[in-house]
RNA sequence: GGGCUCGUGAUCUAGUGGCUAUGAUGCUUCCUUGACGUGGAAGAUGUCCCCAGUUCGAAUCUGGGCGAGCCCA
Repeated sequence: GGGCUCGUGAUCUAGUGGCUAUGAUGCUUCCUUGACGUGGAAGAUGUCCCCAGUUCGAAUCUGGGCGAGCCCA
């Protein structure tokens, strides 16, 4: 320098154009316990990496950029 794949709450993850972005772990509160743990209920945490474009509508499609991984030179 070239090619491919990927980027979503604190962490991991679903989503492949359309309702209020999904679930788990973690966190907070409450119930349960003599207490802790387990279990149960509720809640908070997201610019969907950034910019632009297409579209009535974009996390999703297109272009550019940034970053990570793998391969080639």

This is a predicted structure of a 73-nucleotide RNA (transfer RNA) from a Candidatus Woesearchaeota archaeon. Rfam family: tRNA.